Order: sequence, then structure tokens, then C1' cells
RNA sequence: UGGGGAAUAGUUUAAUGGUAGAACGGCGGACUCUGACUCCGCUAGUCCUGGUUCGAGUCCAGGUUCCCCAG
Repeated sequence: UGGGGAAUAGUUUAAUGGUAGAACGGCGGACUCUGACUCCGCUAGUCCUGGUUCGAGUCCAGGUUCCCCAG
């Protein structure tokens, strides 16, 4: 420099263009003599800027970061 891929909650990971879910974690509570386990509740998210659309995590353009391949 060229080509390909990825970016969603603190972490991992889903989501036919139509209400963004789950697990782990964290916090509070129940249970327990205490702790662990278990149960209930809460917590918190679409990399950035635009465009298309009645409606965008998803489609399009540009950018940022990371990974892979070639030179």
C1' cells in the first nucleotide's frame, strides 16, 4: 500500500428492515448459626458521522480501532 473480516451491557454472545435478548459478572433481598449452592429483583449496550426508509443493530457512503492474507 492492496484485499478480506470484526466492532452490540463490565465480559462472552444472539437478533427475517418492525418492542435490542440471553449467559456470566456487579448490587440489593430471600434462604442459612456463618459461608457456599439455590431463588427473586435491579443494573447496564448497538464504534463514530451522514444517507435511504413510515421504520436501520441490520441496507448504502465516509471515517476510527483491531485481526488475517499478499507485497